[in-house]
Molecule: c-di-GMP-I riboswitch aptamer
Organism: marine sediment metagenome
């Protein structure tokens, strides 16, 4: 990062299945995605417990960083 080539990865929505939840998983499924690969380290957002303060969590497809990688036209 292009009217390129090869592929890739999956919103929502549905059924299974964990879980107290948020969500995660599996299989359909295509909403988009140049890292929609991986990482909870900062911001945030959700959830749980708790009078509060706070403490456990969950989201990487919220946003910042950090890490690895496929093609090469300008």
């Nucleotide at each position: 990062g292009a009217u390129a080539a090869a592929g890739g990865c999956a919103a929502a929505c549905c059924g299974g299945u964990c879980g107290c939840g948020a969500g995660g998983u599996c299989g359909g499924g295509a909403c988009g995605c140049a890292a929609a690969g991986c990482c909870a380290c900062g911001g945030g957002u959700c959830u749980c417990a708790g009078u509060a303060c706070u403490g456990a969590g969950a989201c990487a497809g919220c946003c910042g960083g950090g890490u690895u990688a496929c093609c090469g036209a300008a």